This is a predicted structure of a 90-nucleotide RNA (Glycine riboswitch aptamer) from an Actinomycetota bacterium. The model forms 91% of the base pairs in the Rfam consensus. Its Rfam family is "Glycine riboswitch aptamer". Rfam links the family to the GO term glycine biosynthetic process. Lineage of the source: Bacteria > Bacillati > Actinomycetota. The sequence was found by an Rfam model in a public genome assembly.

RNA sequence: AUGAUGUCCGGCGGGAGAGCAUCGCUUCGCGCGAUCACCGAAGGAGCAACGUCCCGGAAACUCUCAGGUUCCCGAACCGCUCGACGGAGG
Numbered sequence: 001a002u003g004a005u006g007u008c009c010g011g012c013g014g015g016a017g018a019g020c021a022u023c024g025c026u027u028c029g030c031g032c033g034a035u036c037a038c039c040g041a042a043g044g045a046g047c048a049a050c051g052u053c054c055c056g057g058a059a060a061c062u063c064u065c066a067g068g069u070u071c072c073c074g075a076a077c078c079g080c081u082c083g084a085c086g087g088a089g090g
Base pairs, nucleotide, nucleotide: 006085007084008083010081011080012079013078014077019036021035022034023033024032025031037069038068039067043065044063045062046061050056051055
């Protein structure tokens, strides 16, 4: 059970941090490349206790490969909502 918690897809809202860096190219674009300096909340990687112990095992911790550092976009996470899954809790 006219479907709980939960998981996933989408929609709406909220959502931090760090360079409007320098040089060159340029189709002059919010673009491309290089150089250094930084950020961590896309993604990714690492690890404790513990365990069935060559292994498994968490994060908002750590690392910064990737991504990002005016605005926009994006953004973990949270709220509301929609559908699908699922099947008893809240």